This is a predicted structure of a 75-nucleotide RNA (transfer RNA) from a Patescibacteria group bacterium. Rfam family: tRNA. It is annotated as a transfer RNA.
RNA sequence: GGCCCCAUCGUCUAGCCUGGUCUAGGACACGAGAUUCUCAUUCUUGGAACAGCGGUUCAAAUCCGCUUGGGGCCG
Numbered sequence: 001g002g003c004c005c006c007a008u009c010g011u012c013u014a015g016c017c018u019g020g021u022c023u024a025g026g027a028c029a030c031g032a033g034a035u036u037c038u039c040a041u042u043c044u045u046g047g048a049a050c051a052g053c054g055g056u057u058c059a060a061a062u063c064c065g066c067u068u069g070g071g072g073c074c075g
Base pairs, nucleotide, nucleotide: 001074002073003072004071005070006069007068010028011027012026013025020058030046031045032044033043034042051067052066053065054064055063
């Protein structure tokens, strides 16, 4: 230098290929409450995310381009 893959709550992850429905779902963690003499367990509830920019489209986490970061192959 060329090519390929990946990036979503604090962490892990589903959804992406095949655009749309309900508030982007789940587990763990965390806050509050209930239960308990207390702790743990259990139950209820709450906050929290689409790497960035641009394009296509009535509509983009999803399709396209560039950039950033990570990984791999080739030279």